[in-house]
The RNA shown here (c-di-AMP riboswitch aptamer (ydaO/yuaA leader)) has 133 nucleotides and comes from a soil metagenome. Model confidence (mean pLDDT): 77 of 100. Its Rfam family is "c-di-AMP riboswitch aptamer (ydaO/yuaA leader)". About the family: This family represents a conserved RNA structure found upstream of the ydaO and yuaA genes in Bacillus subtilis and related genes in other bacteria. The literature on the family includes a 2004 paper in Proc Natl Acad Sci U S A by Barrick et al., "New RNA motifs suggest an expanded scope for riboswitches in bacterial genetic control".
């Protein structure tokens, strides 16, 4: 003064303070995830190369290590996010493709049921069109 992400915003009561800030705890709103019929869909699993979920965080070749594979780099492809009033759209530049979780189990799903609202960054300050305020 701003980005990423759903991860904000109000009230209430305890604490704590000279006060503010700030801790707990409950409620509200709104944001986001999952489970969860009927029809559809799929055939699917038997301790195995299970299967699932959150998220952009995925696929392909090559090469080197290498028993196999894991692994490391390089290339394409696909995806993901900034460039400063704000959306969208296109460009240019630059920059990521991680990391947790469920626990043998979940395809889609109306009612209905459960859970989340963290955390980690920033001096980087481009350009066009249309809407806006």
């Nucleotide at each position: 003064u701003g980005c990423c992400g759903a991860a904000u915003c109000c009230u209430c009561a305890c604490c704590g303070u000279c006060g503010u800030g700030g801790g707990u705890g409950g409620g509200g709103a709104c944001c986001g995830g999952g489970g969860g019929a009927a029809c559809c869909a799929a055939g699917u699993u038997g301790u195995g190369u299970g299967g699932g979920g959150c998220g952009a965080a995925c696929c392909u070749c090559g090469u080197c290590c290498a028993u196999u594979g894991a692994g490391a780099c390089g290339a394409g492809g696909a995806g993901c996010g900034c460039u400063g009033c704000u959306c969208u759209u296109u460009c240019c530049g630059c920059g990521c493709u991680a990391g947790c979780c469920c626990g043998u189990c979940a395809g889609c799903u109306a009612a209905c049921c459960c859970c989340g609202g963290a955390g980690g960054c920033u001096c980087a300050c481009g350009a066009a069109a249309g809407a806006g305020g």
The sequence is in RNAcentral, with records from MGnify.